The RNA shown here (transfer RNA) has 72 nucleotides and comes from a Minisyncoccota bacterium. It matches the Rfam family "tRNA". It is annotated as a transfer RNA. Gene Ontology term of the family: triplet codon-amino acid adaptor activity. The organism belongs to Minisyncoccota, within Bacteria. RNAcentral holds the sequence, with entries from ENA.
[in-house]
RNA sequence: CCUCCUGUAGUUUAACGGAUAAAACAUAGGCCUCCGGAGCCUAAAAUCGGGGUUCGAUUCCUCGCAGGAGGA
Repeated sequence: CCUCCUGUAGUUUAACGGAUAAAACAUAGGCCUCCGGAGCCUAAAAUCGGGGUUCGAUUCCUCGCAGGAGGA
């Protein structure tokens, strides 16, 4: 320098172009317990950024950014 892939809660994954972005673990609070753990209940928490297409974008297109793989 060229080509390709990936980017969503703290982490790991979901979401035929349509609903309030779902779940598990973790975290916080509560119940329980002598205390803790386990269990149960509740809560908070995310779409990498800018543009475009569309009635509607996590999804499609584009330009960046970050990470990864291959080639020269």